[in-house]
Context: one part of a larger RNA
């Protein structure tokens, strides 16, 4: 020194916990915001960094329930208060609520500087301290240039908008790496990203639909199954991928523009015509108009009452004792009962239906939101004829370009429109996948429509062949410490014990840190604290050289 072995140092694996967290289910909410939001900055406690709350009224104030004994948060301790005259505490409504921040008097390097008018405090002035003072659209009224009317400005009131938000929706815009075993058409993919809006949901939607010779019908959107990885598409490669039809979910229709009728206002070339406006009418199995008859069947969306119930705090709420068993502790062993519409789940010095919180069950709100339904007010019909008069025009279609449709220009229809033309009026016109006939299917160029779809920042109440501290959110709590000029990045730390009983006092030392006393079941549980593996270090002892 090796290589055993015994012991201890180190170290923090490993078991075993659980304060947080992933994932979902059902129910609620589903927006805030100039009446000043979100996010902040700086105050604020007797002592007061931090986090929490709260705002010069500043861990709180008022008022109304509810609750019932101790309170002055997390969080010790010590002063000093508060509380059955009901304090803390929960819960509803309300008062304050600095400064910054759409930030909006004005600037401005956020959280600061710095004004004017008006009031008020004073006799004034200064000062202080309330309160208005931003921009833009829309209406509306005053005033008004060059310039005669008149218009442009101007200025006032009144009403809204402006910013912020997890994910979903809709529109505007739009890649690349990848795939194709390179690669260009194709794909990713109309995805990421960017911007705009709006809602609780959007969007779509009441047929110029869909179909169809084998069967002939169906009747607004939306979804989900399924037809089907089929048809078809496609450098016919990689790929892409439908509809109709079945079956389910939900259901629900409606309002305008013309024709005509009435009124008002304008305008001209004033026997009148036009226009514009309001009102009535009127909406596709079509109306207007004529003729009859008639007050009603029924209404998802408007208004206004009312109201079961529900939401925001609670309340009662069964049943077990004994042991000289172990034990530091009884909820555990024995011996004997009791309850269960409650034997979910948590705690208590081990493991407790019957010890505490609870649980099954039953009740309960001055205030406030919310609310199936109701009733009321509003809306709203037929039959019959069919002369004539309406039925959305720079449309539709047509050439060139391009997009979208499962369809990539193809035979290539429909849909959308940059750009050039451009109809016909229901005896018209659209479509039925080039186009043509017959046939059938509806009626375009105006508008609204609940529900069934999607999502979960947020709320409550629960679940789990999820996790248990190198896992599980980055985080058991941090967007903190740190890093960066800066957009960003982005951690590590969880456990004494049942209760601190956190070691008085004595000894060694400058301390640190140790012996001894104490505490405790235990201190080899002393705070560097459960268990405490390993690497690695040391000491004693075998043994080899």
């Nucleotide at each position: 020194a090796g290589c055993g072995u015994a012991g201890g140092g180190u170290g923090g694996a490993u078991g075993c916990c659980u304060u947080g967290g992933c994932a979902c289910u059902a129910a609620g909410a589903g927006c805030c915001g100039a009446u000043g939001a979100a996010a902040g900055a700086c105050g604020u406690g007797a002592u007061a960094a931090g986090c929490u709350g709260c705002g010069a009224a500043a861990a709180g104030c008022u008022u109304c329930g509810g609750g019932g004994a101790g309170g002055a948060g997390c969080a010790a301790a010590u002063a000093u208060c508060c509380a059955u005259u009901g304090a803390u505490c929960c819960g509803g409504a309300g008062a304050u609520c600095u400064c910054u921040g759409a930030a909006u008097g004005g600037g401005g390097a956020a959280a600061c500087c710095u004004a004017a008018c008006u009031g008020a405090g004073c006799a004034a002035a200064c000062c202080u301290c309330a309160g208005u003072u931003a921009c833009u659209a829309u209406a509306u009224a005053a005033u008004g240039a060059a310039u005669a009317c008149a218009u442009a400005g101007u200025u006032g009131u009144a009403u809204a908008g402006a910013g912020g938000g997890a994910a979903c929706u809709c529109g505007g815009g739009g890649a690349a790496c990848u795939g194709a075993a390179a690669c260009a058409u194709c794909u990713a993919a109309g995805u990421a990203c960017c911007c705009g809006a709006a809602g609780g949901a959007a969007a779509a939607g009441a047929a110029a639909g869909a179909a169809a010779u084998u069967a002939a019908u169906c009747g607004a959107u939306u979804u989900c199954c399924u037809a089907a990885g089929u048809a078809g598409u496609g450098g016919c490669g990689a790929g892409c991928g439908a509809a109709a039809g079945g079956g389910a979910a939900a259901g629900a229709g409606c309002c305008u523009a013309a024709a005509c009728c009435a009124g008002a206002a304008g305008a001209c070339c004033u026997a009148g015509u036009c226009u514009u406006c309001u009102g009535g009418g009127g909406u596709u199995c079509g109306g207007a108009c004529u003729g009859c008859a008639u007050u009603u069947a029924g209404c998802a969306u408007u208004g206004a009452a009312u109201a079961a119930g529900g939401u925001u705090a609670g309340a009662c709420g069964a049943a077990u004792g004994g042991u000289u068993u172990u034990g530091g502790g009884a909820a555990a062993g024995c011996c004997a009962a009791c309850u269960a519409a409650a034997g979910a789940g948590g705690g208590u010095g081990a493991a407790a239906g019957u010890c505490c919180c609870g649980u099954a069950g039953u009740c309960g709100a001055a205030a406030a939101c919310u609310g199936a339904g109701u009733u009321c007010a509003g809306c709203g019909a037929g039959c019959a004829g069919u002369a004539u008069c309406c039925a959305g025009a720079g449309u539709a279609g047509u050439g060139c370009g391009g997009g979208g449709c499962a369809c990539g220009a193809g035979a290539a229809a429909c849909c959308c429109u940059g750009u050039a033309u451009g109809a016909a009026u229901a005896u018209a016109g659209g479509g039925g996948g080039a186009c043509c006939a017959c046939c059938c299917c509806g009626u375009a160029a105006g508008g609204c429509u609940a529900a069934a779809u999607a999502c979960u920042a947020c709320u409550u109440a629960g679940u789990g062949a999820c996790c248990g501290a190198u896992a599980g959110c980055g985080c058991a709590u941090a967007g903190u410490a740190c890093u960066g000029u800066g957009a960003a990045g982005g951690a590590a730390a969880g456990g004494u014990g049942a209760a601190a009983a956190g070691g008085a006092c004595c000894c060694c030392g400058g301390g640190a840190g140790g012996g001894g006393a104490g505490u405790g079941a235990a201190a080899g549980a002393g705070a560097a604290c459960c268990u405490g593996a390993a690497a690695c270090c040391c000491u004693g002892u075998g043994u080899u050289u």

This is a predicted structure of a 545-nucleotide part of an RNA (large-subunit ribosomal RNA, domain I) from Candidatus Brachybacter algidus. Taxonomically the source falls in Candidatus Brachybacter (Bacteria, Pseudomonadati, Bacteroidota, Saprospiria). The full RNA is in RNAcentral, with records from ENA.